[in-house]
RNA sequence: AGGGUUUGAUCCUGGCUCAGAAUGAACGUUGGCGGCGUGGAUUAGGCAUGCAAGUCGUGCGAGAAGCCUUCCUUCGGGGAGGUGGAUAGUGGCGAAAGGGAGAGUAAUGUGUGGAUACCUACCUUUGGGUUCGGAAUAGUGGUGGGAAAUUGUUGGUAAUGUUGGAUAAUAUUUUUGGAUUAAAGCUUUGGCGCCUGGAGAUGGGUCCGUGUUUUGUUAGUUAGUUGGUGGGGUAAUGGUUUAUUAAGGUAUUGAUGGGUAUUGGGUGUGAGAGUAUGGUUUGGUUUAUUGGGAUUGAGAUAUUGUUCAGACACCUAUGGGUGGCUGCAGUCGAGAAUCUUCGGCAAUGGACGAAAGUUUGAUCGAGCGACGCCGCGUGCGGGAUGAAGGCCUUCGGGUUGUAAACCGCUGUCAGAGAGGCGGAAAGUGUAAGCUUGACCUAAUCUCAGAGGAAGUACGGGCUAAGUUCGUGCCAGUAGCCGCGGUAACACGAACCGUACAAACGUUAUUCGGAAUCACUGGGCUUAAAGGGUGCGUAGGCGGCUCGGUAAGUUGGGUGUGAAAUUUCACGGUUUAAUUGUGGAAUUGCGCCCAAUACUGUUGAGCUUGAGGGAGACAGAGGUGAGCGGAAUUAAUGGUGGAGCGGUGAAAUGUGUUGAUAUCAUUAGGAACACCGGUGGUGAAGGUGGCUCACUGGGUCUCUUCUGACGCUCAGGCACGAAAGCUAGGGUAGCGAAUGGGAUUAGGUAUUUUGGUAGUUUUAGUUGUAAAUGGUGAGUACUGGAUCGAGGCGGCUUUUAUACCGUCUCGGUCGUAGUGAAAGUGUUAAGUGUUUUGUUUGGGGAGUAUGGUUGUAAGGCUGAAACUCAAAGGAAUUGACGGGGGCUCACACAAGCGGUGGAGGAUGUGGCUUAAUUUGAUUUAUGUGAAGAAUUUUAUCCUGGAUUUGACAUGUUUGGGAAUCCUCUUGAAAGAGAGGAGUGCCUUUCGGGGAGCCCUUACACAGGUGCUGUAUGGCUGUCGUCAGUUUGUGUUGUGAGAUGUUGGGUUAAGUUUUUUAAUGAGUGAAACCCUUGUCUCUAGUUGCCAGUGCGUUAUGGCGGGGACUCUAGAGAGACUGCCAGUGUUAAACCGGAGGAAGGUGGGGAUGACGUCAAGUCCUCAUGGCCUUUAUGUCCAGGGCUGUACACGUCCUACAAUGCGGCGUAUAAAGGGAAGCGAACCCGUGAGGGUAAGCAAAUCCCAAAAAAAUGCCGCUUAGUUCGGAUUGCAGGCUGUAAUUUGCCUGCAUGAAGUUGGAAUCGCUAGUAAUCGCGGGUUAGUAUACCGCGGUGAAUGUGUUCCUGAGCCUUGUAUAUACCGCCCGUCAAGCCACGAAAGUGGGGGGGAUUUGAAGUUGUCU
Repeated sequence: AGGGUUUGAUCCUGGCUCAGAAUGAACGUUGGCGGCGUGGAUUAGGCAUGCAAGUCGUGCGAGAAGCCUUCCUUCGGGGAGGUGGAUAGUGGCGAAAGGGAGAGUAAUGUGUGGAUACCUACCUUUGGGUUCGGAAUAGUGGUGGGAAAUUGUUGGUAAUGUUGGAUAAUAUUUUUGGAUUAAAGCUUUGGCGCCUGGAGAUGGGUCCGUGUUUUGUUAGUUAGUUGGUGGGGUAAUGGUUUAUUAAGGUAUUGAUGGGUAUUGGGUGUGAGAGUAUGGUUUGGUUUAUUGGGAUUGAGAUAUUGUUCAGACACCUAUGGGUGGCUGCAGUCGAGAAUCUUCGGCAAUGGACGAAAGUUUGAUCGAGCGACGCCGCGUGCGGGAUGAAGGCCUUCGGGUUGUAAACCGCUGUCAGAGAGGCGGAAAGUGUAAGCUUGACCUAAUCUCAGAGGAAGUACGGGCUAAGUUCGUGCCAGUAGCCGCGGUAACACGAACCGUACAAACGUUAUUCGGAAUCACUGGGCUUAAAGGGUGCGUAGGCGGCUCGGUAAGUUGGGUGUGAAAUUUCACGGUUUAAUUGUGGAAUUGCGCCCAAUACUGUUGAGCUUGAGGGAGACAGAGGUGAGCGGAAUUAAUGGUGGAGCGGUGAAAUGUGUUGAUAUCAUUAGGAACACCGGUGGUGAAGGUGGCUCACUGGGUCUCUUCUGACGCUCAGGCACGAAAGCUAGGGUAGCGAAUGGGAUUAGGUAUUUUGGUAGUUUUAGUUGUAAAUGGUGAGUACUGGAUCGAGGCGGCUUUUAUACCGUCUCGGUCGUAGUGAAAGUGUUAAGUGUUUUGUUUGGGGAGUAUGGUUGUAAGGCUGAAACUCAAAGGAAUUGACGGGGGCUCACACAAGCGGUGGAGGAUGUGGCUUAAUUUGAUUUAUGUGAAGAAUUUUAUCCUGGAUUUGACAUGUUUGGGAAUCCUCUUGAAAGAGAGGAGUGCCUUUCGGGGAGCCCUUACACAGGUGCUGUAUGGCUGUCGUCAGUUUGUGUUGUGAGAUGUUGGGUUAAGUUUUUUAAUGAGUGAAACCCUUGUCUCUAGUUGCCAGUGCGUUAUGGCGGGGACUCUAGAGAGACUGCCAGUGUUAAACCGGAGGAAGGUGGGGAUGACGUCAAGUCCUCAUGGCCUUUAUGUCCAGGGCUGUACACGUCCUACAAUGCGGCGUAUAAAGGGAAGCGAACCCGUGAGGGUAAGCAAAUCCCAAAAAAAUGCCGCUUAGUUCGGAUUGCAGGCUGUAAUUUGCCUGCAUGAAGUUGGAAUCGCUAGUAAUCGCGGGUUAGUAUACCGCGGUGAAUGUGUUCCUGAGCCUUGUAUAUACCGCCCGUCAAGCCACGAAAGUGGGGGGGAUUUGAAGUUGUCU
């Protein structure tokens, strides 16, 4: 000293929460010793038992037991005297202290400082006195009542008890003459007492100033109340009481009422100011079972006195009595919770006593409780094979850890035994001496032995300290944020670590942090927060000069501020806590002296604040009356003749009874176009045709007057848009409510047609608005620029509209400053000052309740329970918008052809099934799968087998070369049996070794099992879209921005220009492949112009390289040239040349990233699962199943066609388990035979549609279409039934161009036509390629979809598939209401009325 938590991130505001200290604590786990403290906080609830106040015989009478003497005796004892002094009584003092508790009390209290009208036993000091009598009574004797408590009666008795007289003053009283009032004795003769005065001390009574909690949702209260006079009362003042009289007293500086509460010194915390608190200790106060009362006394309205009443409890003989632990112990109850029915008067103190002494649950001690503070200990040194065990591990090791074991040493504490300082001062005695310790016990010595002594919480961040296993949104955790859904550093355990330590955590509470109530020390434009506006009372504040005063203020002195506490110094317990002595402090209050700047007060002045006067000026300022034109509507009349009106489109409506339109006349109401303007004016609300009347305010000029007269304002008063309300009038238009018509799923909305209240006026009422500048008012100061409105002055000889200056008002931009930022910025949100209002997390809620106001609707004032960890402000980056701008794309439009309808093929979903294995769902669905009859093929299904395994490596037992053949069984796999065969290297010939096979056992193999949300790699998509980043610099508190924006341009962040940016990377482009032109080189298997040969004919042959072609190397295109436009640029447009022109066409190439996108079934891989099975092998089946739905294709529906017969022309590929010519057979699929070819040579191979010629068909379910089915065949293959392809003959279904919707395509493209290839044993309408023929349309960007950049709004950030509002079953929680019901408190009124006091009577 701060930290965590709102956000994707940021800065604020703001709450919640944590770290600290503390406690009369409690709970959990644990627990060695000692010192000093401390311990009923709740029921002021109830209490058994014992003790807690007695003492004095030197006040008094009596005088027991015992003892002594004596007498009597029946020897039991009795009488008398003395001694003795128990015991109760009488009397004195005490019992009013000490001890306990905090119920009441907000002032009859307390703190502090003053005052006096008073009292004060015992004590000190001082003056005076202490005389003579009387009558009783307790005890006691006798006799009664009653269970008891207790009590009646009678006889007699004493006193320091009581009483009469005397004496009286320095007493009291007084009318100044006087009057009144006392006593007690005892004694050891020392003394102690008694009475009456004075003084003191101590203690108390009473009064005054001032401080002392909360509430205004308590605003009025008071009748002895406030004052006076007379009387009474008290120790004493006083309405304290009474009679009478006046009508006062008190209160927003909070009366009265309600709630709560003993108060101070102090204590906790805090830097302090504060805030919370009042246990122990000390001062005061109140109280004693509850309420009332007096008595005694110096003192009480009396804790262990009395009396009455109530409640409760106990005893009882039922008649009646008794009791009061909030004393010390103890008990019950309630509670989270608080001790022993201990010892002693030894010490300190109290009471009594002359004293010895007695008494004392005050007190001193001990006991119990880790309740607190403090101290000590649980060992010390050495000791590495770094033991064992535990935990982790990358398996190497690491860690626990010098820790242990082991070796050496010590003896604190506790234990045992000795020992005895001290707490003791006094008392008594002439003295010597003697006596007194409840309890604790120091120093010192001895004994034994490391022996008897460590835990608790925590380990995700805050906050010091982490790993493994278990669990799997479960169990649990949590102070806040949060953790846990299969790899949890957060749960549980273990190990390890961290913190503190005889304790450690938790809970509760207080202060702190919190500047989060802000005096010190905050705010109010937008975060909570300026009243709607003005006037103005109390209050607060207030210009200049001079004097008085000294209240505030300042300085000095002095009294007080108890002690303890705190603090400082010193001392002393071994240290410390504890404790002793002294100082400081006690920030306060009173008194005295001094100062006089400021404030106050008072006196005298001043003019600048404020106001008045004179002269001008502007204005939708206000009120009332009158007038005006345009327009709407209505009525009447004319013209006219079919619709009008209304909307996105319509309809309701209106019109042949004549509308709309148009003209004229009339009526009525409301509002005032243009001017008109961030122009004027008003305090605000507000205010707009013209004229008149009345009237408020403002500005300027002159500087004439008054002389601080001022500012702000709680309550108060007034004004206050619109809507609303009351009562009259008015009502053209508009128009809540409402009827009808549309829209819509609905449509209380919107739109339309009607339309009431209202809008208008008069008189009232209401009192609110986003009543906003979201910014209270006044005043002063602090750079400017510019515009508008109203005055005044100056200059140019004059004039002003120009220019300059000045005062006031209204705007814009902006410096410094300020601000969280946006912004603000002389009209401050800057800097001072005065004053008022208001705020303190979000919700609940401006709600409830109370009050008040209003006719009402409502307004003003205005909570709590409960709940959340946020709510919020400004700005940033994205994303989004049925926001905007610019731009692009087969995105739309313009076109061409399709899909969706039919039949078929194929995939998917669903359904079915023993199984129909599985993945993929905009970016899956002719996809993985470039081809499921078996195999493939899979945890697909049924069944049969097998277990170190089908496959890999290593070890091990036993056997055998390897290898080959045969048989049985079986669907096969497999199981079983037999036979042949003895190899290689080496050898000492016994054997050994290598490799292979079988067998036994073990490590392990295996898994297309799970998790693509643990992963790598690969891929899809946005998207071939033009983006995406970074260094340095600058800028902003910061997130960020800038660069990358702006002006142009491009396919492009392509490029140029501007520019606080300047450079760079990646992507784009280019580089690569292919195609289009040309050149060179090279000519075989390709080519053939020229030249020969040959053929019916053919590059067939000799030859040739010209051409085509092949395949190598080059050239070519760069906005290079010209003109225009453009900013001098980039570039664009047009042109020339050129095979090609502005990227020439096509391909490959895919930025940062997004989708937890796809794939664990390509592969790789963590974890988990499985191991006679989820592995492996085999047979058969399934993956092809079919009410249905969808996707992608093929073939069609025909005449631009179909069928038949003629005549042509490609490219690119493939070929050896292959392609297969020619020939023969077959209608054909195909078969037979077979040449050539590992290919520019041979083969597949025929191109087809076209075009063209001829013929048929003539619009029909057809010579279209070919599905389906039957029969007969072919091919592949072990096998064609489930389930292949092809051929021939026959059959001839649906279908006549396809609803909503939807797909592709911009040129050699679409469309159409065929050809080839891969995959296969076989199976192609799919896929991958090739060429042939070959269009139409567009040159645009309004719209749909998607994308890019800029900008804007946002309450979104999982980002619009976002966020979010209201209602709701059942259950639960909190609060309220409720027919009622029970209880408590306060105020007022009335009645009954105990005891008692006073008076009167007796």

A computed fold for a 1402-nucleotide RNA from a metagenome, annotated as small-subunit ribosomal RNA. The RNAcentral record of the sequence draws on SILVA. Its Rfam family is "Bacterial small subunit ribosomal RNA". The literature on the family includes a 2001 paper in Science by Yusupov et al., "Crystal structure of the ribosome at 5.5 A resolution".